[in-house]
Predicted 3D model of a 79-nucleotide RNA (c-di-GMP-I riboswitch aptamer) from Methylobacter psychrophilus.
RNA sequence: GGAUGAACAAGCCAAACUUAUUGCAAGAUAAGGACGGAAAGCUACGGGACCUAUGUAAAAGGUUGGUCGGGUUGCAAAU
Numbered sequence: 001g002g003a004u005g006a007a008c009a010a011g012c013c014a015a016a017c018u019u020a021u022u023g024c025a026a027g028a029u030a031a032g033g034a035c036g037g038a039a040a041g042c043u044a045c046g047g048g049a050c051c052u053a054u055g056u057a058a059a060a061g062g063u064u065g066g067u068c069g070g071g072u073u074g075c076a077a078a079u
Stems, first nucleotide, its partner, number of pairs: 003079001012037002017032006035066001041072003045069003048064005
């Protein structure tokens, strides 16, 4: 430096659900909570899913990084 990232150590994140606030909505934020996570850090670039006010569709816009791929940064440690 590369692969792996089983075991061990120290930490980290926090699903469902509950409460409050917020948004038309999908959702978001905070507190509790812990199903899980080795990128469950960041990024909507590509695919997917979901939402959009009086119904549906298109267009357009939005949400999701805990949906996958890409980009980018990165921790301990056996081998």

It matches the Rfam family "c-di-GMP-I riboswitch aptamer". Gene Ontology term of the family: cyclic-di-GMP binding.
The coordinates come from a structure-prediction model, not an experiment, and the mean pLDDT is 77.